[in-house]
Context: one part of a larger RNA
Parts: sequence; structure tokens; C1' cells
RNA sequence: ACGAACGCUGGCGGCAUGCUUAACACAUGCAAGUCGAACGAGAAAGUCCUUCGGGGACGAGUAAAGUGGCGCACGGGUGAGUAACGCGUAGAUAACCUGUCCUGAUGUACGGGAUAACCCACCGAAAGGUGGACUAAUACCGUAUAGUCUGGUUUUUCAUAAGAAUUAUCAGGAAAGAUGGCCUCUAUUUAUAAGCUAUCGCAUUUUGAGGGGUCUGCGUACCAUUAGCUUGUUGGUGGGGUAAUGGCCUACCAAGGCUUCGAUGGUUAGCGGGUCUGAGAGGAUGAUCCGUCACACUGGCACUGAAACACGGGCCAGACUCCUACGGGAGGCAGCAGUGAGGAAUAUUGCGCAAUGGGGGAAGCCCUGACGCAGCGAUGCCGCGUGAGUGAGGAAGGCCUUAGGGUCGUAAAGCUCUGUCGGAAGGGAAGAAGUGGUAUAUGGUUAAUACCCAUAUACCUUGACGGUACCUUCAAAGGAAGCACCGGCUAACUCCGUGCCAGCAGCCGCGGUAAUACGGAGGGUGCAAGCGUUGUUC
Repeated sequence: ACGAACGCUGGCGGCAUGCUUAACACAUGCAAGUCGAACGAGAAAGUCCUUCGGGGACGAGUAAAGUGGCGCACGGGUGAGUAACGCGUAGAUAACCUGUCCUGAUGUACGGGAUAACCCACCGAAAGGUGGACUAAUACCGUAUAGUCUGGUUUUUCAUAAGAAUUAUCAGGAAAGAUGGCCUCUAUUUAUAAGCUAUCGCAUUUUGAGGGGUCUGCGUACCAUUAGCUUGUUGGUGGGGUAAUGGCCUACCAAGGCUUCGAUGGUUAGCGGGUCUGAGAGGAUGAUCCGUCACACUGGCACUGAAACACGGGCCAGACUCCUACGGGAGGCAGCAGUGAGGAAUAUUGCGCAAUGGGGGAAGCCCUGACGCAGCGAUGCCGCGUGAGUGAGGAAGGCCUUAGGGUCGUAAAGCUCUGUCGGAAGGGAAGAAGUGGUAUAUGGUUAAUACCCAUAUACCUUGACGGUACCUUCAAAGGAAGCACCGGCUAACUCCGUGCCAGCAGCCGCGGUAAUACGGAGGGUGCAAGCGUUGUUC
């Protein structure tokens, strides 16, 4: 010094922190959804009406579901593996990618065929599935057009190891609409849209930001009681593959490549910022927090996608658990709680999205066990309290005594006060900035005084914690001190008991009849809501 544990003890608060062992197995709930301003369809309960037969309206274009878009690669967990370009640091990429976001430019034209949902029929115990008929889209497909985009050939300039920029030419490739408002133009002349306009989107491309991929120099544990290792191995050529270099893969050719400056093998281990210690050098360590890597029951594989070979996606195999009508199915807490097991040992099946942040949405809003809070544990650090003043007949009592006295000791009692914490009562926050709505004003856009956008002002609207913090009042010294030690090291001494016994002990060592060392008592010393012991590190 500690993520500690154990023993004795335990008043309060703040801030931190809490499975170091079995990457053991997991009941239950929650942890990733959202968009109706992309699309088609669309209930019920209940209420109202009623000729009591029933039909209609509201509920409601709501719920639930489906197609489609975005997200699910973030956030959260763990440290099994890994001695490695994994990490750290400094570089390279003229060998690369980049959804969303920012900036600039251009475009958004014309068509087509399906399919889920719903309905009908059927199979199955279930999970689930099959067939038929219908339908929409910002789903899917085709055509057109397109540049400073891509590819081939080519010109010039620069550079050089491969290349970069540039000129000309040929070839190739895009798209989707939605919502609000209006009548200037056009068409019907009412008001609307095929028209205009605003916003959001869609497509191609440019720049940037942020994010990644790959490569390289150096650094990165122990064992030589591990000395030789290697055949895709080392290099070349052609081809494939990738966003991209490369034996990354493949065919052929050559026979290379690494190594005592420690290859290969084995053991151990995530790495760093940091943390602990120390005057420093160094040593040890890698909990919490931050960065990064790897993993997600075990092993393998790809799909989708800007990005995964994907913790709460898919397929295959294996082990295990569960359901079954025995034909077949389902599952993966190293997310948050929680359970069993292991262990010396580690917490609640809590509240809330109010704040911060994230996903979706035009927005209201929805989701968020991230997060914010609360609960439990003296686990740690820090702060406070357990009273203050006065009080000598130095009371009683204990202990010691040379029996005179000494000591506990101003300690107590008594008297006078105070009111922290805890208790009761009353008041009562900051954390809230916004977002949205309404109204007004100004500016922009426009044909426009619509709409929309921006700015400003006014009003309304949001708190889990929590009736918490804090403040005031009331009562009341009342409810709040222990633990270890006292032979030397090492601060602190006497009596009794015991008699090499019982016992102590970190080392030296104590104990065999006067033990300051064992046990008890009185006294003392040291720390103090803690004190000791054990473990580990310096």
C1' cells in the first nucleotide's frame, strides 16, 4: 500500500468501490428498436341508436400484423486465447475503403412485371409449412440521358522502384418519390391539378471532417536441463482473389529461407495510459476510469451490409439442458438484476428516462438495465460526534502499601451551560437548457400579403432522485467506544494465580515456588469507529 479476508467491536454523513475462485451451469423478468410525412390492407371491447329482428355511428383509419427504409458492426460484458505488427511509439500507403454528416456541381425523363399482408384449401402434437386466387410502394426490373465518374488507346508536363497530373478519342454505367401551401402562367373556369412553389428525400460526382484496412523501423516475460527448424517452406513468372499490397490462393520454374545478436520448442501472460512503492535509479502490478486487441456454449462457414465472418442474426457439426402425440423441435446471462455450484470472499429479481449520450422519426414522440439515481457491505478515503465549564470533605469503591499513605482523580457526584449527529414538527431547493404550441415583429424564398425557413420577444409546457439536500423551531446530556499492547527490539509496571504444567512466541527467547514474557486484576501506552491478525507487493 490493498478490489482483500478473518477475530473482537460498531453512532452519523459525503465521495468512491464491491466474484481476484468455475471463459462453471443457469429458472424468471427486462437489456434494440423506430418510421403512417414510403406502401397496401385493417379489427375488437365499450358507448350511443333501435320497430328488439338487427343495422348503423363513435371507438378508429386506432390496436395488432405485413411489405419497405434506417438502426441492429454503436452502446454494455469478459480476459479464455494471444509472446504476436497483438500492444506502445514513430512513420508509410504513388497499394486502399468510407453509410450517416459538411461543402460545391448536375440531374430527378419514359415504361414494365411481380409479391407479402388479407382470403380459400390443406399438412403437422408443436415448431412451422405447402398450394390457389387478389393487391401497393421510396420494394424489384428495363429503356433513355449524363460530366472534371469508370475502363481502353493517346498527347504533354512532372517525378521515379512501381507512378502522378493533363489533352484527345472510343466504350460503359443513375434516379423515387412524399408532405404543406397557392392560382402568376397552362387546362377545366367553382375549385382543383398534369401547373407553380417551399421543405424533406432520391441519383451521379467534388471537397472535407471523422472513422477504418494494410505495411514498416524500434521496444515488449521466463527456460539452452529446448540447438537445429522449414516444402507454400524462400524467391520468380502467368492466373485468380481483395477496397487494397502480398504464397493470400493456384499452375509451372528455381532451391532457397530462419538460427547462439537465441531460430524451433516449452511455460506463463491480454497490451498501454496508469497504479503501488522508492530520495531517485529501479522493483512490483495492469481492479475501478480512458485507449486498444481478442472472445461471445465448443469448433467451422459464409450471407446481408459502407463496415461483421456479427454477444441478445443465419447454416453445419459437437457437448449439455428442455418439450414431444417419438415422427420431430427449442435453447445459449463473459448485458442488468437474480439462482445453484466453487470459494476465505464480493451487493437489489429496485426507480426513472428529469439530466447527459445513443437509435428511429419532419415533429409530437417512442425505445434505451448506456446513463442518472436509490438499496446493501466500516470494503476504502475524508469529515463530524459520543458533550463544555466549574467542582477537593481529594467522597464511596477498586488496586497497591513500608499501614503513615499513594493511585484511579477534576475523574465522578453536585452546580451552571450548549445543542453538532440522531428524534419530532414546519418550510423547502439548484440540478431545466430546451423541445413543442400560441401570438407579435423582422428578414429570406416566391407570382404571392399562402405555405415554409431563420431570428427575436411574451405566455403556457418537462424532476426519477425527493418532501431529499438545506433552513427554522421543539425536547433532551439525554441514544452513541472500542481494540491491541506494556521483557528487549518498542511507547507503556505492579499484585495475585500457576509451578518446564497450563501456556506464550515476529526474532532473541519466557515458564522447573518470589514470572514486569503464561492466566486474571488494578494501573499505563498506542491507535480510534475502528483495532488487531493473516496474505501479497515495494